[in-house]
RNA sequence: GACGAACGCUGGCGGCGUGCCUAACACAUGCAAGUCGAACGGAGUUAAUCGAGAAGCUUGCUUUUUGAUUAACUUAGUGGCGGACGGGUGAGUAACGCGUGAGCAACCUGCCUGUCAGAGGGGGAUAACGUUUGGAAACGAACGCUAAUACCGCAUAAUGUAGAAAUAUCGCAUGGUAAAUCUACCAAAGGAGCAAUCCGCUGACAGAUGGGCUCGCGUCCGAUUAGCUAGUUGGUGAGGUAACGGCUCACCAAGGCAACGAUCGGUAGCCGGACUGAGAGGUCGACCGGCCACAUUGGGACUGAGACACGGCCCAGACUCCUACGGGAGGCAGCAGUGGGGGAUAUUGCACAAUGGGGGGAACCCUGAUGCAGCGACGCCGCGUGAGGGAAGACGGUUUUCGGAUUGUAAACCUCUGUCUUUGGGGAAGAUAAUGACGGUACCCAAAGAGGAAGCCACGGCUAACUACGUGCCAGCAGCCGCGGUAAUACGUAGGUGGCGAGCGUUGUCCGGAUUUACUGGGUGUAAAGGGUGCGUAGGCGGGAUUGCAAGUCAGGCGUGAAAUGCAUCGGCUUAACCGAUGAAUUGCGCUUGAAACUGCAGUUCUUGAGUGAAGUAGAGGCAGGCGGAAUUCCGAGUGUAGCGGUGAAAUGCGUAGAUAUUCGGAGGAACACCAGUGGCGAAGGCGGCCUGCUGGGCUUUUACUGACGCUGAGGCACGAAAGCAUGGGUAGCAAACAGGAUUAGAUACCCUGGUAGUCCAUGCCGUAAACGAUGAUUACUAGGUGUGGGGGGUCUGACCUCCUCCGUGCCGUAGUUAACACAAUAAGUAAUCCACCUGGGGAGUACGACCGCAAGGUUAAAACUCAAAGGAAUUGACGGGGGCCCGCACAAGCAGUGGAGUAUGUUGUUUAAUUCGAAGCAACGCGAAGAACCUUACCAGGUCUUGACAUCCUAUGAAUCCUUCGGAAACGAGGGAGUGCCCCUUUGGGGAGCAUAGAGACAGGUGGUGCAUGGUUGUCGUCAGCUCGUGUCGUGAGAUGUUGGGUUAAGUCCCGCAACGAGCGCAACCCUUGUCAUUAGUUGCUACGCAAGAGCACUCUAAUGAGACUGCCGUUGACAAAACGGAGGAAGGUGAGGAUGACGUCAAAUCAUCAUGCCCCUUAUGAUCUGGGCUACAAACGUACUACAAUGGCCAUUAACAAAGGGAUGCGAAGGAGCGAUCCGGAGCAAAACCCCAAAAAUGGUCCCAGUUCGGAUUGCAGGCUGCAACCCGCCUGCAUGAAGUCGGAAUUGCUAGUAAUCGCAGAUCAGCAUGCUGCGGUGAAUACGUUCCCGGGCCUUGUACACACCGCCCGUCACACCAUGAGAGCCGGUAAUACCCGAAGUCAGUUGUCUAACCGCAAGGGGGACGCUGCCGAAGGUAGGAUUGGCGAUUGGGGUG
Repeated sequence: GACGAACGCUGGCGGCGUGCCUAACACAUGCAAGUCGAACGGAGUUAAUCGAGAAGCUUGCUUUUUGAUUAACUUAGUGGCGGACGGGUGAGUAACGCGUGAGCAACCUGCCUGUCAGAGGGGGAUAACGUUUGGAAACGAACGCUAAUACCGCAUAAUGUAGAAAUAUCGCAUGGUAAAUCUACCAAAGGAGCAAUCCGCUGACAGAUGGGCUCGCGUCCGAUUAGCUAGUUGGUGAGGUAACGGCUCACCAAGGCAACGAUCGGUAGCCGGACUGAGAGGUCGACCGGCCACAUUGGGACUGAGACACGGCCCAGACUCCUACGGGAGGCAGCAGUGGGGGAUAUUGCACAAUGGGGGGAACCCUGAUGCAGCGACGCCGCGUGAGGGAAGACGGUUUUCGGAUUGUAAACCUCUGUCUUUGGGGAAGAUAAUGACGGUACCCAAAGAGGAAGCCACGGCUAACUACGUGCCAGCAGCCGCGGUAAUACGUAGGUGGCGAGCGUUGUCCGGAUUUACUGGGUGUAAAGGGUGCGUAGGCGGGAUUGCAAGUCAGGCGUGAAAUGCAUCGGCUUAACCGAUGAAUUGCGCUUGAAACUGCAGUUCUUGAGUGAAGUAGAGGCAGGCGGAAUUCCGAGUGUAGCGGUGAAAUGCGUAGAUAUUCGGAGGAACACCAGUGGCGAAGGCGGCCUGCUGGGCUUUUACUGACGCUGAGGCACGAAAGCAUGGGUAGCAAACAGGAUUAGAUACCCUGGUAGUCCAUGCCGUAAACGAUGAUUACUAGGUGUGGGGGGUCUGACCUCCUCCGUGCCGUAGUUAACACAAUAAGUAAUCCACCUGGGGAGUACGACCGCAAGGUUAAAACUCAAAGGAAUUGACGGGGGCCCGCACAAGCAGUGGAGUAUGUUGUUUAAUUCGAAGCAACGCGAAGAACCUUACCAGGUCUUGACAUCCUAUGAAUCCUUCGGAAACGAGGGAGUGCCCCUUUGGGGAGCAUAGAGACAGGUGGUGCAUGGUUGUCGUCAGCUCGUGUCGUGAGAUGUUGGGUUAAGUCCCGCAACGAGCGCAACCCUUGUCAUUAGUUGCUACGCAAGAGCACUCUAAUGAGACUGCCGUUGACAAAACGGAGGAAGGUGAGGAUGACGUCAAAUCAUCAUGCCCCUUAUGAUCUGGGCUACAAACGUACUACAAUGGCCAUUAACAAAGGGAUGCGAAGGAGCGAUCCGGAGCAAAACCCCAAAAAUGGUCCCAGUUCGGAUUGCAGGCUGCAACCCGCCUGCAUGAAGUCGGAAUUGCUAGUAAUCGCAGAUCAGCAUGCUGCGGUGAAUACGUUCCCGGGCCUUGUACACACCGCCCGUCACACCAUGAGAGCCGGUAAUACCCGAAGUCAGUUGUCUAACCGCAAGGGGGACGCUGCCGAAGGUAGGAUUGGCGAUUGGGGUG
């Protein structure tokens, strides 16, 4: 895009079309084929006339009965024509059925047309009818009568038919035509009319029309259908037919068809045409038209011009109906209609007015053909549902950032119009006289009034169109991709928008897109796809020259290619759809005339393709026979002794009965080291010691010979690794199976010790491999370079070298090709020929069938079902028990620890009314918390409040505030008293601000949820050296390059090189501290003054500015670089040391409980407040610390020491005093370089003597101190007393490289009080680093990848469960087509004297002829039988698919 459509929602009008696609299922009812009385005899009705009878009376009329004649009408029967047309359907049919083109010298043709000729004279019946009679009926039977255009002889007889036949002529074969003459045979019907005449009848010849038959070509799928055929193929003869013919029969012969697809199976009416498509094609065959076939199923003939007959006959079968059970009737695939089937398809309508058909002389009759109407948006076409104006941009709806936006000129409202509609009026053409179903229709006029007339689908992308709410992987959507798990433009609804519009969507089917079956117009190295290889048949294709022919080819002419359709033009309905006319076209087929380039055919010729000959030549080419040495194993003997062997390590195994080792001898089998080479040979598989014989092929040179002999190759034939099979040998080594030992969670494996088939030989099978170059064969052409194997030639005297050339075999590479990788004269380039093969993945190279095989199995080779991918090449990452390089307290080397004890603290778990919450590997766990007795506090119990504890606004009253009594656990409640003001304005009334109380509502409030909605902040990889960009270049592209490489560095640090050149964020540096010096400045600091004061500023110190370090200098190495190493100088040397500083990013990392914040939730509570409790619980487990286990120590004493950095006013607190002590009294000084807090280890001397101690200090008791409303739960400290575990810590594990570890104390924040924690500070002050194999983490390059939520990845198979389709299956039940035999209806044909018999012959008897009967051949249905083929079901079973 299309549709004979269907379904859902919706539906105003008209025109033109169209409407059982399914059950060729069954059919009630009505109709669809009759007509002619001018063929015929009757019958009937009516009328008239005439006659006869009867009745009535009005006595000449009426009525009635009956007969004859005539007329009109009707028509059962005989007869004629028509029922073979028209109408329906598509079951069958793969066929001369259809299409197209020819042919019939092998045919027929009623009615129609033309021409010629004719119609004389007879005969016998029969229906109707009548009588009798059978039957329920349908329908008959017997007897009797009768007519014809019914039937039958005779006459006439040719241009007829048959036979004979002089002659003439034609053709593509058989053969045809014409024909004088002779012989024989064959015809007829009448009717109407007064008549003319008309309609008929018979014979013949022509025409027209319609048919019959034959042939060429074309006409679906299957080879998992390969052979088929007995009247089969042909001949002779006969029969039969309208006619040819095995059409049928007898005999004879053995043919005929088939790979160019016979036979068989499946499917199907064919065509003009229709749909689609650029075309070529593909699909379809409704309506309309042509042909065919069929008419309930099967068979058969009759009649006829024509049938083997839809509305005829006979028979058989099935079914239905009637029945008196004896018998009968029927055939909608005609028009309506009914049931049924189905997703689905209409009225039991009107009319013969038109067109056409049948009959008739005609009138006319018949006509469900046809013309019309009805129903259906089923399709196509046309029209309408209003038009113009109209902003307060109304109301309402939706949304919102609350401002608005949008619906939207849309509506209202104003002004109009009247298509459609409604009402009224008029009113056709279709018909040349009459006749109109349609139809009072089309159309016209008038009037009325915007009145009666819009929906459907979509809105994530493809694809035009977006928001809100609801829902929360639910409900649902979905054509593909895919949406939905609490902010869904994807579900549902609403608003809005888009599209189409009386329709819109969905489903189904076909074509297109799809170059996705590729003729036009594809491919096969790796995506699917080259046969394992050769030889060769059919077939396809084929070198140069020349002559002829004309099959292909090309050109002209002629015939045909029906009409309709389609196209163009013109025309008719108001337009269009629709219809008409004309033209071109119909690409085809046939005939004919010509051309001869190309193909073909025939002939001649040529040598370059191909082959032969001759001369050489290389080789693991093949087959057979023989020979050889090394090695393994075994056997014998000798020497010799305890092990051997084997492995990662072992064990099994062998060995004192003497192994292994070693020497000599022997046996036997298999394989041939070195040479050996991307070397050689072969078609491939494959071929390797040496010699001999036989044998195949190649290459080179030569140009003597043949003269296209060629290439490819479906089937076919042959060869064909390994394994395997059969028979017989052989068996040293190796070695499936098997056994044992190990390994392991297991180990039916890898490793080890043994070991049988097999491996070897002969003969025969098998026929497959990643049989690979994953690359079929042949031919030609298209840059080069460089190896290698085998020949030949040139130069040269010759050998080398070198050059040219042929054949092989490699590498690199230009053009070109390719998706890329790559290929590239050995093509995957450019062309040609032939063969094979492919068409998404899985199912499956499977099932079934067939063929082959001894078997194993092979070859050929599907479908159901299922998925939306499977796959190729390349890219970037990530990963690897891949590789290379490098780094880090990563290992190693060391020191000190943790893990064991007690305690502190955090966590889990448990418990609890509550033990608030968060943090979870590293990167949670002395973490948030720099400090939970109340408060904090978020938790629990109880008591209270509800505009609220807190913010803003309004009203009223009162200043605020302070003191105090009572109740209560407090919050709170109820009082008493003091106080009347301060700031600003003022009209002196008051108002404003602030605070308090009361009230109303907007609102407050939430440590409630979501860190997976967020901002901000933080951790981590990691202070690792990386992460990127612009321009350029390369690539189809993703991307690459730069950033890789060679060095070097702590560093993508720097240098060099380079299709890259630059740049940014990182690194480094700039900043702070510290180390040296200088300058400046010096009080509270310092001091060379005995003290103080004073003075001074050299020193210490303080704090400001500078200097200094840069691989700068020297040497060596390096590439003349960067840089490294060593050295000098220097306080410091290669980043001097420490800090701050954290790239792009990763982890949906952490935090909604710091804060902020979207959405959701609570609102007399999830908010607020108070008291008490809890966060401090305690079988257990873990992390982090402290103190120890002691002698490098504890204790005591000595009496003097030596810091840094901080803090201090609700503070630090000196001296002095009290106390054993915590502490108290006291209160100098100090808002600090000034005063205060303020050292310990160390040192010296003594004691302890290795012990659960003079170690260790937990726990507990008593007595005190301090802070604070308050130390019970639940603080810290002191004294006395008590004196637990613990004697250096299992597996495992942490930190640290120098002023570091270790050890010692000090200060600060938080804080009323509370420090073993945290953050800082200084004192004392080590050991070790060979080195980078390994563990962990990281960086760069490279490689593989089926990974990309990226190895915590991906993914295979069994098993279990559910479902689905399918194979096998004992069998069971059907279908189909044949075959053989039996039976044999109807009927044709043939035979027959059993019966009967009008026409003709005959005087008669009888004959001729006919009918019936009987018989025979054939023969449908039916029966029997065995197979074939194809379905369904089937216990069980096999694999497959999905979850």
Description: This is a predicted structure of a 1443-nucleotide RNA (small-subunit ribosomal RNA) from an uncultured bacterium. The sequence is in RNAcentral, with records from ENA and SILVA. The coordinates come from a structure-prediction model, not an experiment, and the mean pLDDT is 84.